RNA sequence: CCUCGAUAAAGGCACGGCCAGGCGAAAGCCUGACUCCGCAAAGCCUCGGGUCCGAGAACACUUCCAGAUCGCCGGGCUGCCGAA
Numbered sequence: 001c002c003u004c005g006a007u008a009a010a011g012g013c014a015c016g017g018c019c020a021g022g023c024g025a026a027a028g029c030c031u032g033a034c035u036c037c038g039c040a041a042a043g044c045c046u047c048g049g050g051u052c053c054g055a056g057a058a059c060a061c062u063u064c065c066a067g068a069u070c071g072c073c074g075g076g077c078u079g080c081c082g083a084a
Stems, first nucleotide, its partner, number of pairs: 004082002012039002016035002019032005037071001043077003047074003050069003056064003
């Protein structure tokens, strides 16, 4: 340095719940506090797939446009520690 991931060490994030606000048509997202399922990338990126939304179009099989989800999966980039 590359792989790998321990009953290690120091930390990190925060599904969900509850309270107070905000954005959005919706899905959903954001902020603060408490609690917390879990996660070795649960850090970042919609590149591919999946799922969700559907104000709008076609017209009712399905598809398109604009979105959402990176804690759905794959992929890319970066990163703490160092046992086997």
This is a predicted structure of an 84-nucleotide RNA (c-di-GMP-I riboswitch aptamer) from a Thermoanaerobaculia bacterium. The sequence was found by an Rfam model in a public genome assembly.